This is a predicted complex of two RNAs, RNase P RNA and transfer RNA, with 448 nucleotides together.
It holds a member of the Rfam family "Bacterial RNase P class A". Rfam describes the family as follows. Ribonuclease P (RNase P) is a ubiquitous endoribonuclease, found in archaea, bacteria and eukarya as well as chloroplasts and mitochondria.
RNA sequence: GAGUGGGCCGGGCGGCCGCGCGUUGCGCGCAUCCGUGCGCGUGCGUGAGGAAAGUCCGGACUCCACAGGGCAGGGUGCAGGCUAACGGCCUGGCGCCGCGAGGCGACGGAAAGUGCCACAGAAAAGAAGACUCCGCCGAUACCGCCCGGCACUCCGCGUGCCGGUACAGGUCGGCGGAAAAGCUGAAACGGUGCGGUAAGAGCGCACCAGCGCCGUGGAGACACGGCGGCUUGGCAAACCCCACCCGGAGCAAGGGCGAAUAGGAGCGGCUAAGACUGGCCCGGUCAUCGCUCGGGUCGCCCGCACGAGGCCAUCGGUGACGAUGGUCCCAGACAGAUGGUCGCACGAGACAGAAUCCGGCUUACAGGCCCACUC
RNA sequence: GCCGGAGUAGCUCAGCUGGUAGAGCAGCUGAUUUGUAAUCAGCUGGUCGGGGGUUCGAUUCCCUUCUCCGGCU
Numbered sequence: 001g002a003g004u005g006g007g008c009c010g011g012g013c014g015g016c017c018g019c020g021c022g023u024u025g026c027g028c029g030c031a032u033c034c035g036u037g038c039g040c041g042u043g044c045g046u047g048a049g050g051a052a053a054g055u056c057c058g059g060a061c062u063c064c065a066c067a068g069g070g071c072a073g074g075g076u077g078c079a080g081g082c083u084a085a086c087g088g089c090c091u092g093g094c095g096c097c098g099c100g101a102g103g104c105g106a107c108g109g110a111a112a113g114u115g116c117c118a119c120a121g122a123a124a125a126g127a128a129g130a131c132u133c134c135g136c137c138g139a140u141a142c143c144g145c146c147c148g149g150c151a152c153u154c155c156g157c158g159u160g161c162c163g164g165u166a167c168a169g170g171u172c173g174g175c176g177g178a179a180a181a182g183c184u185g186a187a188a189c190g191g192u193g194c195g196g197u198a199a200g201a202g203c204g205c206a207c208c209a210g211c212g213c214c215g216u217g218g219a220g221a222c223a224c225g226g227c228g229g230c231u232u233g234g235c236a237a238a239c240c241c242c243a244c245c246c247g248g249a250g251c252a253a254g255g256g257c258g259a260a261u262a263g264g265a266g267c268g269g270c271u272a273a274g275a276c277u278g279g280c281c282c283g284g285u286c287a288u289c290g291c292u293c294g295g296g297u298c299g300c301c302c303g304c305a306c307g308a309g310g311c312c313a314u315c316g317g318u319g320a321c322g323a324u325g326g327u328c329c330c331a332g333a334c335a336g337a338u339g340g341u342c343g344c345a346c347g348a349g350a351c352a353g354a355a356u357c358c359g360g361c362u363u364a365c366a367g368g369c370c371c372a373c374u375c
Numbered sequence: 376g377c378c379g380g381a382g383u384a385g386c387u388c389a390g391c392u393g394g395u396a397g398a399g400c401a402g403c404u405g406a407u408u409u410g411u412a413a414u415c416a417g418c419u420g421g422u423c424g425g426g427g428g429u430u431c432g433a434u435u436c437c438c439u440u441c442u443c444c445g446g447c448u
Stems, first nucleotide, its partner, number of pairs: 001375009012344006019047005025042007049351001053362002056360005061250004073246005078092005093107001094105004108241002113239002115235003132178008142170002146164007190208006209231001211228007254302006264293005274286004309328008346349001376447007385400004394431001402418005424440005
């Protein structure tokens, strides 16, 4: 100088004014069952975050449901551990990136089954072979080779014409072998090399990749070594299989107290008196009266802030974390409080603000400080 | 605060077991008409809200983020 990992802070000081909450301070007022309660003023104390955010996971708490088990549905996915729990965290394994400190990884199964793989290409997954390659057989005188004759001739089987010939080649057909090379594609039924062969092929061999078995090491993921048959495409953030986990709703959950009005249910009275049941009586229903019950609405209160809590020290552990001891109390509203202004100095101050609580993840963020390590 | 849903052309919407995005209206051009409308023919117009991942390939599958809408005193 360039980086890597981790931790911490994230406006400061002072004056004045203002706001929420608490209060066994003080004063005043009201009510009173004389215990006290309520209100106002004042004093004192206290008052946002690392993310309070997104609401993406996991819990606490509350109500509902629930014998137990299974199906369906959802989630997670290397191993071991931590934790109340988790999709979080720690350590390790494997793979990839980086010279390195280190970083990243939805990282079980494709040899259980189903499905998909556009276009191109012969073929897109237990197969196939078009353009092809190789061998054998046959046909053909069109081309080439070969042979003969004639002509020309620069005298070289040089050129042309005519004829013959199936010898090897071209061409065509049939049979058999092959999948190496070329072509397509994101991907072609192991890769490279040597041998082998008519041409070829794990057909044989060496090395590599992969699979299976055995042995050793490890708690395990896995690593190392040996042997074997030679080989199996990709996609599971497609259905699915395997293993494990999950009951539903959410503080606007839920609970308590009080008041007023309207209506409901049950029980009783129905008496001298109401209406209906065609008239009358009994009976019944409605209405009325009394008592009891539960639900809704409104207001207030609880839930609601001492908690899986913070800080420090010691011990155990590589670590996440745990144990013990000490110490601290740290917002609590219900139209919802943290602000305004002045002064000072500097580096000129980012993202943003609680609403049941807690553990994580993710996202946003000017700037500054510290520690360890690498080149 | 808690819980759900949706973003595709100027507007309203399709598109779903992944294969390169359409329809109607609107706009433009031409035809028809004396001219306009209607009608007919043709054309234009797309960061599929943004970013990242899985895959050969993403509007579609997964993660994250932004915006909008709805329900519950």